[in-house]
Record summary:
Small-subunit ribosomal RNA, 3' major domain from an uncultured Bacteroidota bacterium, 474 nucleotides, folded computationally.
Context: one part of a larger RNA
RNA sequence: UGACGGGGGCCCGCACAAGCGGAGGAACAUGUGGUUUAAUUCGAUGAUACGCGAGGAACCUUACCCGGGCUUAAAUUAUAGAGGAAUGAUCGAGAAACCGGUCAGCCGCAAGGUCUCUAUGAAGGUGCUGCAUGGUUGUCGUCAGCUCGCGCCGUGAGGUGUCGGCUUAAGUGCCAUAACGAGCGCAACCCCUACCGUUAGUUACCAUCAGGUUAAGCUGGGGACUCUAACGGGACUGCCACCGUAAGGUGUGAGGAGGGUGGGGAUGACGUCAAAUCAGCACGGCCCUUACGUCCGGGGCUACACACGUGUUACAAUGGGUAGGACAAAGGGCAGCUACACAGCGAUGUGAUGCUAAUCUCUAAACCUGCUCCCAGUUCGGAUCGGAGUCUGCAACCCGACUCCGUGAAGCUGGAUUCGCUAGUAAUCGCGCAUCAGCCAUGGCGCGGUGAAUACGUUCCCGGGCCUUGUACA
Numbered sequence: 001u002g003a004c005g006g007g008g009g010c011c012c013g014c015a016c017a018a019g020c021g022g023a024g025g026a027a028c029a030u031g032u033g034g035u036u037u038a039a040u041u042c043g044a045u046g047a048u049a050c051g052c053g054a055g056g057a058a059c060c061u062u063a064c065c066c067g068g069g070c071u072u073a074a075a076u077u078a079u080a081g082a083g084g085a086a087u088g089a090u091c092g093a094g095a096a097a098c099c100g101g102u103c104a105g106c107c108g109c110a111a112g113g114u115c116u117c118u119a120u121g122a123a124g125g126u127g128c129u130g131c132a133u134g135g136u137u138g139u140c141g142u143c144a145g146c147u148c149g150c151g152c153c154g155u156g157a158g159g160u161g162u163c164g165g166c167u168u169a170a171g172u173g174c175c176a177u178a179a180c181g182a183g184c185g186c187a188a189c190c191c192c193u194a195c196c197g198u199u200a201g202u203u204a205c206c207a208u209c210a211g212g213u214u215a216a217g218c219u220g221g222g223g224a225c226u227c228u229a230a231c232g233g234g235a236c237u238g239c240c241a242c243c244g245u246a247a248g249g250u251g252u253g254a255g256g257a258g259g260g261u262g263g264g265g266a267u268g269a270c271g272u273c274a275a276a277u278c279a280g281c282a283c284g285g286c287c288c289u290u291a292c293g294u295c296c297g298g299g300g301c302u303a304c305a306c307a308c309g310u311g312u313u314a315c316a317a318u319g320g321g322u323a324g325g326a327c328a329a330a331g332g333g334c335a336g337c338u339a340c341a342c343a344g345c346g347a348u349g350u351g352a353u354g355c356u357a358a359u360c361u362c363u364a365a366a367c368c369u370g371c372u373c374c375c376a377g378u379u380c381g382g383a384u385c386g387g388a389g390u391c392u393g394c395a396a397c398c399c400g401a402c403u404c405c406g407u408g409a410a411g412c413u414g415g416a417u418u419c420g421c422u423a424g425u426a427a428u429c430g431c432g433c434a435u436c437a438g439c440c441a442u443g444g445c446g447c448g449g450u451g452a453a454u455a456c457g458u459u460c461c462c463g464g465g466c467c468u469u470g471u472a473c474a
Stems, first nucleotide, its partner, number of pairs: 001474002003471003007468007015458002019421005026313008034304002042053002064299007076122008087104006107112001124288002127286003133282002135277003138273001140271001145184005151160003164175003190265004195233007205222002209220003236259001239253001240251004315414001319373007331362003336355002340351004380411001385406007427450007
C1' cells in the first nucleotide's frame, strides 16, 4: 500500500421488511447431467453454464457413426504438354456418388480468349492448444470510482490532492484545507414517449356546403379536427413561503400537459475472474496428406431406469360451455398477403379480385349481454392411445405440423427451501416479427388491451461504496 475480520462508524440497492404472483408436488415441452449406443458431433458448468452458441437437426444443415467412392482433389490459380470453342443428347450397371460406353458440336484476320485431360507447384482440415494471440463478449456494475502534472511531506515503498463538515442519484456540489490544477468516468449533448405551435395535406381525416346510398368519406369539395413527418417551443428549484453561511432541502404552494434526473432507451471508467470463444472470423506453434481431406446413400444429433434447471397447461364457479355485441398497437406481404363466393363438421380445397401497399390484405383476446352447468375427479383438466383425414416437401418409418371422431391419465394448490416485481410496474389477455418449403415456438424479440397491493423502517440476511481500527497474510 492492499486484502481479510462471526472489528467499529456513515450510506445505498426489490438486500431484508410490507405486499402481489410464482417455482419446488402433477402432465407435457425444452436444455443439461448421467446412463445407453456403431454414433447418440462439439462447445458453455457457482453467482457470470443448463428454452445457452442454435433467429428453425426429416434429406440438406452435420461437424458424429456404418457402408460405397475420389486422390491436384468441391472451388481458385501459375507453368508445360495434349485435345478441343462453349456445350448438348443418350445408353448400361448402381442406393446414390461414381464408373463404363455412344453420338453431335470445333472460337478468332491476328494478338489472343475459353473449356477438358495429364504432370508439377500452390490446396484442404469444425484436427490440438482461448494457458501463445487478435477481435468480440459475460461479470463486479450504470457501482462512483480510477488516475495524472507540478508543488509539498517521507531515507524509501509511498502519502497528500481524493481527507474533514454539510449535501447529492453521483469524486454531484458548497465550505474548509499544503496543496493548485487536469484527465478517464458521473451529468449534459443523441433517440423514443407525454403537451403546444409552425410548415405540408395523399393513400390519412370529414366540421361546414352540395350530391348520393340499404349502408359507407362513397363523390364534388375542404385544410378546421384526428393523424402523418420535418422544424421549433417547453422544465431551469425559474417563481413564492420556510429552514440553511452556502451547496441544497421541505411544501395538499402557484402556474403548468409535465416538477425537481418527468418516464424509457442507447451509452459500461482504471481494472478483476490465465472468466468465455482456435466451432463465426482472423492468426503463431504442433499434427493429418490415397486421409484427421472430400463426395454420396442410410442412420444418429429426437435413445431412457434416473437426477437437475427453465417453461407451458392445469387442479376450477373471480370458473367451464354456448349464442350475440364492441374496442388496439406494432409489424409483414410478389410465386407473397389474399377480400369475396362456393364445397367440406373442420384442417383445407376450387374459382376469383385487389395490392410492389397510410390505397389492397393478414388482424384481436380478455371484456359486455343472455342461457346453461351446481362443487363432482365433474360439462374441471387435457396427457396418452385408436381410427379417418388435410398441408408442406423428391421423401413425413425412424422423426413434421394441423383437423375431425372416439379414448379420457396424473392432477383437488404442492415439504424443506427458493424466485420476480415499487406503477401503467406486477398480474392477466391476445397480436406481430425474425429464422423458415414445412415445423416439433409452450422459446426469443417486440406490440398494444385490462390493470392492482404494499413500503413502519434499516435490527437482521445478501451485495456494494467511503472513513477508521486490528493482523503472525501478500
The coordinates come from a structure-prediction model, not an experiment, and the mean pLDDT is 81. It matches the Rfam family "Bacterial small subunit ribosomal RNA". Its family is annotated with ribosome and structural constituent of ribosome in the Gene Ontology.